The RNA shown here (c-di-GMP-I-GGC riboswitch aptamer) has 74 nucleotides and comes from Desulfocapsa sp. Its mean pLDDT, the model's own confidence on a scale to 100, is 84. Its Rfam family is "c-di-GMP-I-GGC riboswitch aptamer". Its family is annotated with cyclic-di-GMP binding in the Gene Ontology.
[in-house]
RNA sequence: UAAGAAAAAGCUAAACCUGCCGUAAGACAGGGACGGAAAGUUGCGGAUCUUAACAGAUGGCCGGGCUGCCUUUG
Numbered sequence: 001u002a003a004g005a006a007a008a009a010g011c012u013a014a015a016c017c018u019g020c021c022g023u024a025a026g027a028c029a030g031g032g033a034c035g036g037a038a039a040g041u042u043g044c045g046g047a048u049c050u051u052a053a054c055a056g057a058u059g060g061c062c063g064g065g066c067u068g069c070c071u072u073u074g
Base pairs, nucleotide, nucleotide: 002072003071004070011036012035016031017030018029019028021026034060040066041065042064044063045062046061047058048057049056050055
């Protein structure tokens, strides 16, 4: 650098429930595990959702950027 998740050490946490914040989509905390090899991070480009609008939300919708554990390879 590239590939992979067989092993090992781990990491994370969908739906749902409770509390709390928000007009809302949703976020946060606790419980809980459908899953994840970047389901880490970044709203950069799409996409979807919310809002009368302005503006927001989603990184576990897709792509890109940046970063990282283990093993193998160059």
Source information
The organism belongs to Desulfocapsa, within Bacteria.